Context: one part of a larger RNA
């Protein structure tokens, strides 16, 4: 990992609701006893048992009173009480009569709730009693062990010296938590091992090795306790409180799991409170039953408003201007007076800004009334829930950086959640569209129609040459005779613009400056002449000259040329991390962009054909009740509206085991079980038949009762 088996809302006692039933001369028994049963007992069943409970009356704190009572001075007022509904008949009505239901008690079932282990598994832990010092820590008693080598303390003796004390030398001596180093003990570093030789070993290098040494045997000390040269170390591979049994199914607002089918409806991720925020509770939203009956919704009409917008009339902000005032502390000019600038205040003019401004002022929304809608709502009561982590998109806003796949509100917004299908290359939240089932039928939506790939290499008119682009995401400021269009304007056959040919001179090298300054370093002036025209020179150039152009003019040529504005599409600006790309191939009068048009493709949408089912209505028939009218249930046929679905609510079924009855059922002429893609029935869970295997029990129908359904729980056990 797979297979098989086992594996989770149960039972008891109270409360509530619904359904069914019995009684309603109110109702029901409890313990206990007897019978039955049994080997004996328990349980189940039957019979006694009315103790007691609930109900029949309430009010008051109570005494108490009682259809009333409490309050109170009150016979006042007020509070809480004092049974009704429907149908039929009679009656103008009030009301009367009859029936049914309800009201009451009890039992059963279903749902739910409270207390219990309470749907199942899961802690770390807490407490109590025991068991442990054969491991290890410390201690006690009694034993044992430590090759060899080195160093050479005290002290003694001898010699020398000395008066002595003593000093020196030699010899002897053999101290030490002394030195080196085996046994022994330890483990600092590295390696190796790391499904090991080993749940701590092995190898090498190390440390101690007469000592606070090592070690044998026996003994003592323990769980909030011991022991500890102290590391919260050790106390039997267990230690910040051992192990084991019990309390014990501890508790777990947490995680995981929770087993058959079909049908109808179908949420929430919000508000208030919460030692509350991943939990609760109440409301909101769902469902089921009963009641009410248009109250819902839409349209119309009538209302109030101060938002969007707009505005500056108020409150404030901020820009320019004019005029006036103030202070002169400032700046410039002036001898001064003073003038100008600047500062400051106010008014006016112009143009403006505002969530906490408003002279104004919508659309929506909200309220009310009326009408409409025959289909779907609304509201009330009661049972049962789930939800309280929401996500993105659009719009209006706050926070943030008018950042975020950011965050917080709003809209009864949309989708997802709980929604499949088609489109978007791919894709929860975008676009289209809401899947009852079947069909090898048709029409469309979004989106598409060269090939991949279903459908136009469609039509018309333009644009783009950048592979720009080929849906969005995916680019800016700025730059540019890219190109197309719009508008305004200038020159032009009296010849424009461009090109080509020629001229572009003289006074003069203007004056000054300067080493030089001659059109062209710089300063000043910028005249005049000859002319078709020619600047005291627009640029290059020289040390300065020279030289080459330009403006300007003529000739040649012969039809358009120039400037500006706005718009469309392109260009540069344009740099990223694994190899690129529009989904790809590829595409250029497009298969790009823009405008218009006609076809076609395209979904589970719509239509067609057939079937199923829920609700409502209509018709026919059957049964029950009823004197009847009629009511209820069922079957068949028809019509209309529906039938996506998580949490969840409601309904109807299937299967398993057992019990009672039933078929006076089946079975060695073969039960159960198992195997078999293949026959039949059912929407389905499933059921029946047939063949094989198997070898002894089993089923139908009606009820009843549950150890009642397996794929998941790091589930448990077994097998492989």
């Nucleotide at each position: 990992g797979c297979c098989a088996a086992c594996g989770a809302g149960u039972c008891c006692a109270g409360g509530g609701a619904g359904a069914g039933a019995g009684c309603u001369u109110g109702u029901c028994u409890a313990a206990g006893c007897c019978c039955c049963u049994u080997a004996a007992a328990c349980a189940a069943g039957g019979g006694c048992g009315g103790a007691g409970g609930c109900g029949u009356a309430g009010c008051g704190a109570a005494a108490g009173c009682g259809a009333g009572u409490g309050u109170u001075a009150a016979u006042a007022g007020c509070g809480c009480g004092u049974a009704g509904u429907c149908c039929g008949c009679c009656g103008c009505a009030a009301g009367g009569c009859g029936g049914a239901c309800g009201c009451g008690c009890u039992c059963u079932c279903u749902c739910u709730u409270u207390g219990g282990g309470a749907c199942c598994c899961g802690a770390a832990g807490c407490c109590a009693g025991a068991u442990g010092a054969g491991c290890u820590u410390g201690c006690c008693a009694u034993g044992a062990g430590c090759a060899g080598g080195g160093u050479g303390a005290a002290c003694u003796u001898c010699g020398a010296c000395g008066a002595a004390a003593g000093u020196c030398g030699a010899a002897g001596g053999g101290a030490g938590g002394c030195c080196c180093g085996a046994a022994c003990g330890c483990u600092a570093g590295a390696g190796c091992u790391g499904u090991g030789c080993a749940a701590u070993a092995c190898u090498c290098u190390g440390c101690g090795a007469u000592g606070a040494c090592u070690u044998g045997u026996g003994g003592c000390a323990a769980g909030g306790a011991g022991u500890g040269a102290a590391a919260a170390g050790c106390u039997a591979a267990u230690c910040g409180a051992a192990u084991u049994u019990g309390g014990u199914a501890a508790u777990a607002g947490c995680u995981g799991g929770u087993u058959c089918u079909c049908u109808c409806c179908g949420a929430a991720a919000u508000a208030g409170c919460u030692u509350u925020a991943g939990g609760g509770u109440u409301a909101g939203c769902g469902u089921u039953g009963c009641g009410u009956g248009u109250u819902c919704c839409u349209u119309u009409u009538g209302g109030g408003g101060g938002u969007a917008g707009a505005g500056c009339a108020c409150u404030g902000g901020a820009a320019g201007g004019u005029c006036g005032g103030g202070a002169c502390a400032g700046g410039u000019c002036g001898a001064a007076a003073g003038a100008c600038c600047g500062c400051u205040c106010a008014a006016c003019c112009u143009a403006u800004c505002a969530a906490a401004c408003u002279c104004c002022g919508a659309a929506u929304a909200c309220c009310a009334a009326a009408a409409g809608u025959u289909a779907a709502a609304g509201c009330g009561c009661a049972g049962c829930a789930g939800u309280u982590a929401g996500a993105c998109c659009g719009u209006g806003g706050g926070g943030g950086c008018u950042a975020a796949g950011c965050u917080c509100c709003a809209c009864c917004g949309g989708u997802c959640a709980a929604a499949a299908g088609g489109g978007g290359a791919a894709g929860a939240g975008c676009c289209c569209g809401g899947a009852u089932c079947u069909c090898c039928a048709g029409u469309u939506a979004a989106g598409g129609u060269c090939c991949c790939u279903a459908a136009a290499u469609c039509c018309a008119u333009g644009c783009u040459c950048a592979g720009u682009g080929c849906a969005u995401c995916g680019u800016a400021a700025g730059g540019a005779a890219g190109u197309g269009g719009u508008a305004u304007u200038u020159c032009u056959c009296a010849a424009a613009c461009a090109g080509u040919g020629a001229g572009g001179a003289u006074g003069u090298a203007g004056g000054c400056u300067u080493a030089g300054a001659a059109g062209c370093a710089g300063c000043c002036a910028u005249c005049a002449u000859u002319u078709a025209a020619a600047g005291a020179a627009a640029g290059c150039g020289u040390a300065a000259c020279a030289g080459c152009u330009c403006a300007c003019u003529c000739a040649u040529c012969g039809a358009g040329a120039g400037a500006u504005u706005c718009c469309g599409c392109a260009c540069c600006g344009a740099a990223g991390a694994u190899g690129a790309u529009c989904g790809g191939g590829g595409c250029u009068a497009a298969a790009g962009c823009a405008u218009g048009g006609u076809a076609c493709c395209g979904a589970a949408a719509c239509u067609g054909a057939g079937g199923g089912u829920g609700c409502u209505c209509c018709g026919a028939c059957u049964u029950u009740c009823g004197c009847a009218a009629g009511a209820a249930a069922g079957u068949c046929g028809g019509a209309g509206c529906g039938c996506g679905g998580u949490a969840g609510g409601a309904g109807a079924g299937u299967a398993u085991u057992c019990g009672c009855a039933u078929c006076u059922g089946c079975a060695g002429u073969g039960a159960a079980g198992c195997c078999g893609a293949a026959g039949g029935c059912g929407u389905g869970a499933g059921c029946c038949a047939c063949g094989g295997u198997g070898g002894a029990g089993c089923g139908u129908u009606g009820c009843g009762a549950a150890g009642u359904a397996a794929g998941a729980a790091u589930g448990u056990u077994g097998g492989c």

RNAcentral holds the full RNA, with entries from ENA. Large-subunit ribosomal RNA, domain II from a bacterium, 720 nucleotides, folded computationally.